[in-house]
RNA sequence: AUCUUAUCCAGAGUGGUGGAGGGACCGGCCCUAUGAAACCCGACAACCAGCAUGCGUCCAUGUAUGGUGUUAAUUCCGUCAGACAAUGUCUGAGAGAUAAGAG
Numbered sequence: 001a002u003c004u005u006a007u008c009c010a011g012a013g014u015g016g017u018g019g020a021g022g023g024a025c026c027g028g029c030c031c032u033a034u035g036a037a038a039c040c041c042g043a044c045a046a047c048c049a050g051c052a053u054g055c056g057u058c059c060a061u062g063u064a065u066g067g068u069g070u071u072a073a074u075u076c077c078g079u080c081a082g083a084c085a086a087u088g089u090c091u092g093a094g095a096g097a098u099a100a101g102a103g
Base pairs, nucleotide, nucleotide: 002102003101004100005099006098007097008096013041015040016039017038021031022030023029026078027077028076042071043070044069047067048066049065050063051062052061053060054059075095080092081091082090083089084088
């Protein structure tokens, strides 16, 4: 690289460095010199491990110590399929992201 499972309508800065891009691709539509990406500090969250309690042994509640992760807009919307009151609304898939395990 790949496979499996789970989740993706919530949440998070008047900070520092930096100096033009960014929002996965594509089509839109947006963010950005009133400062993009990236890095540091902070913050958010609770996937895994840890610790504590319950009393369950396939679990639950809490904590935030460690390993990730995240920190504009529903995964920003859509791409494909279906239904319907029909150039839209809803549902599902696909694709993507994150975690854990396998490998």
A computed fold for a 103-nucleotide RNA from Sporolactobacillus spathodeae, annotated as SAM riboswitch aptamer (S box leader).